Predicted 3D model of a 77-nucleotide RNA (transfer RNA) from a Candidatus Cloacimonadota bacterium. It matches the Rfam family "tRNA". It is annotated as a transfer RNA. The organism belongs to Candidatus Cloacimonadota, within Bacteria.
[in-house]
RNA sequence: GGGCGAGUAGCUCAGUUGGUUAGAGCGCCGGUCUCACAUACCGGAGGUCACCCGUUCAAGUCGGGUUUCGCCCACAA
Numbered sequence: 001g002g003g004c005g006a007g008u009a010g011c012u013c014a015g016u017u018g019g020u021u022a023g024a025g026c027g028c029c030g031g032u033c034u035c036a037c038a039u040a041c042c043g044g045a046g047g048u049c050a051c052c053c054g055u056u057c058a059a060g061u062c063g064g065g066u067u068u069c070g071c072c073c074a075c076a077a
Base pairs, nucleotide, nucleotide: 001073002072003071004070005069006068007067010026011025012024013023019057028044029043030042031041032040050066051065052064053063054062
């Protein structure tokens, strides 16, 4: 330098053919329970969907660019 994949909640991830309000598990907070803790059950908070631009009535999803990480190829030393 080239190719491919990934970036969505604190962590691990899902998200179908672009269309109802962006979700799950774990974690966190509150409640019930307990002398207390844990478990269990109920409820809640938490999001610039990596960034910028574009297409569209409508973008996490499509197009272009940038960036970070991983893998592979090539070149040089």